[in-house]
């Protein structure tokens, strides 16, 4: 220098073909159960889509540029 993949909640990730409330598990808080703890169950929580533009009635999703990480080639 060229190419590929990835960046979504505190952490690990899902999100198919653009729409329907942006979700799951873990973590955290509260409660139930128990003599108590754990386990289990219920509820709650999270200013969350890397940044800036563009297309569109509508973008996590498509396009462009940038940036960070990993990998491959030279």
């Nucleotide at each position: 220098g060229g190419g590929g993949c990835g960046g979504u909640a505190g952490c690990u990730c899902a999100g198919c073909u653009g729409g329907u409330c942006a979700g799951a598990g873990c973590a955290g808080g509260c409660g139930a159960c128990u003599c108590a703890u754990a386990a289990u169950c219920g509820c709650c929580c999270a200013u969350g889509c890397c940044u800036g533009g563009g297309u569109u009635c509508a973008a996590g999703u498509c396009c462009c540029a940038g940036u960070c990480g990993c990998c491959c080639c030279a």
Record summary:
Predicted 3D model of a 74-nucleotide RNA (transfer RNA) from Nocardioides sp. PD653-B2. Rfam family: tRNA. Its Rfam clan is "tRNA clan". Rfam links the family to the GO term triplet codon-amino acid adaptor activity. RNAcentral records the identical sequence in 2 taxa. Lineage of the source: Bacteria > Bacillati > Propionibacteriales > Nocardioidaceae > Nocardioides. The sequence is in RNAcentral, with records from ENA and Rfam.